[in-house]
Context: one part of a larger RNA
RNA sequence: UCAUUGUUAGGGAAAUCGGCAAAAUGGUGGCGUAAGUUAUCGACAAGCCAUGUCUGCGUAUUGUAUGCGCAGAUAGCAUUGACCUGAGGUCGACGACUGUUUAUCAAAAACACAACUCACCGCGAAGCGGAAACGCUUAGUACAGUGGGUGACGCCUGCUCACCGCCAGUAAUUGAAGACCCGUUUCAACGGGAGUAAGAUCUGGCAAAGAGCGGGAGUAACUCUGACUCUCUUGAGGUAGCGUAAUACCUCGUCACUUAAUUGGUGACUUGCAUGAAGGGCGUAACGAUCGGCCUACUGUCCCAACAAUGAAUCCA
Numbered sequence: 001u002c003a004u005u006g007u008u009a010g011g012g013a014a015a016u017c018g019g020c021a022a023a024a025u026g027g028u029g030g031c032g033u034a035a036g037u038u039a040u041c042g043a044c045a046a047g048c049c050a051u052g053u054c055u056g057c058g059u060a061u062u063g064u065a066u067g068c069g070c071a072g073a074u075a076g077c078a079u080u081g082a083c084c085u086g087a088g089g090u091c092g093a094c095g096a097c098u099g100u101u102u103a104u105c106a107a108a109a110a111c112a113c114a115a116c117u118c119a120c121c122g123c124g125a126a127g128c129g130g131a132a133a134c135g136c137u138u139a140g141u142a143c144a145g146u147g148g149g150u151g152a153c154g155c156c157u158g159c160u161c162a163c164c165g166c167c168a169g170u171a172a173u174u175g176a177a178g179a180c181c182c183g184u185u186u187c188a189a190c191g192g193g194a195g196u197a198a199g200a201u202c203u204g205g206c207a208a209a210g211a212g213c214g215g216g217a218g219u220a221a222c223u224c225u226g227a228c229u230c231u232c233u234u235g236a237g238g239u240a241g242c243g244u245a246a247u248a249c250c251u252c253g254u255c256a257c258u259u260a261a262u263u264g265g266u267g268a269c270u271u272g273c274a275u276g277a278a279g280g281g282c283g284u285a286a287c288g289a290u291c292g293g294c295c296u297a298c299u300g301u302c303c304c305a306a307c308a309a310u311g312a313a314u315c316c317a
Stems, first nucleotide, its partner, number of pairs: 001312008010303002014301001019298001027051005036041001038152001052074009075079001087296007094288002099111002115150006127136003153283004158213003163210001165206005172201003180193004214232005241275001242272001253269006
């Protein structure tokens, strides 16, 4: 000096990106237990008390063993005396939950999930594998199977079919080769004609299909604002909600609370650079080795270091 441990007066997170690490809590019995809630939970919530040994006795049981009790005595600073053995509370974000995952830097807000929804599918099904035979699905049959999306539950899921896609229809138009008819004196090749399938044009439907969801003026008895009016324009002009957000450039927005002091957190406001409704919107009890903030307790994280134990390195002998 390093590694692994232990103990530190006073302070108690001042350390640090951050209480990382450590400390603290801890078993059992009794009392007691809030908001919220899907009435299950939350909950070991929180918080308080007790706890050893000896003697005698009661009671349950077949039982001198064991459990639950009663009375008295007694040691210590301390009795779950070592070992073993929850820190707690509170506000918010995300994801409902248990579960799954990058074997070997990521365990999560990612995946899955029950549930909701769309499309296909009547069975020799649709879908998948195979050249085929045939096989899987399935020894199943629409309360089934396959594929796509959302993701418990609650309240909901607005407008647009112009574009892309899909579905249905279609009087008319267009629409290939072959077959048909005609022509080149005959045959062939070739040329022309008429007619036609799917498809396209066309007509409609479908957005929990891909996707999209405006601008400029004026206007109210101070000012400001603009319910209202005018105008250009689109297929339709973003509804309910939420909102400086895991989304906001300006931005450390403004106000309030929290602090002595806050680029933090929370609650509001909100003109949203560039929120928004199953690429779901907004809530939500419970849950989470998730992420952010605060408080109590506790501490060598720190003020500020010290000492001790074990092992190692280096130096001297």
A computed fold for a 317-nucleotide part of an RNA from a Candidatus Micrarchaeales archaeon, annotated as large-subunit ribosomal RNA, domain IV. Model confidence (mean pLDDT): 85 of 100.